[in-house]
RNA sequence: UCCCGAUAAAGCCAAACCCUCCGCGAGGGGGGGACGGAAAGUCACGAAUCUUCCCGCAGAGGAAGAUGGCCGAGCUGCCGAC
Numbered sequence: 001u002c003c004c005g006a007u008a009a010a011g012c013c014a015a016a017c018c019c020u021c022c023g024c025g026a027g028g029g030g031g032g033g034a035c036g037g038a039a040a041g042u043c044a045c046g047a048a049u050c051u052u053c054c055c056g057c058a059g060a061g062g063a064a065g066a067u068g069g070c071c072g073a074g075c076u077g078c079c080g081a082c
Base pairs, nucleotide, nucleotide: 004080005079012037013036017032018031019030020029021028022027035069041075042074045072046071048067049066050065051064052063053062054061
C1' cells in the first nucleotide's frame, strides 16, 4: 500500500414515528427521535420500485420526475487486530 472488518479506539450517520415547511404526487428540507448502518459518504450510469402527464376500451407503450437506508457499479474516506 492492498485485502479484510475486531467484544479494539476515536468518532460518524440516522429508520419508523411526531412537529413544521416545500411539492399535483412519489418524495424532499429543518427540529425531535433511534430501527439500524463499516462507507447508511458521494454519485441517478445500469436495473428495480414508485409518482405525474400523454396515448389508449384495457393493456402495451412514450415523456418527465422520485427513491442511494432496494440492488449493482464508479469516485472518495477513519482505524489497524486477525
A computed fold for an 82-nucleotide RNA from a Nitrospirota bacterium, annotated as c-di-GMP-I riboswitch aptamer. The prediction has a mean pLDDT of 83.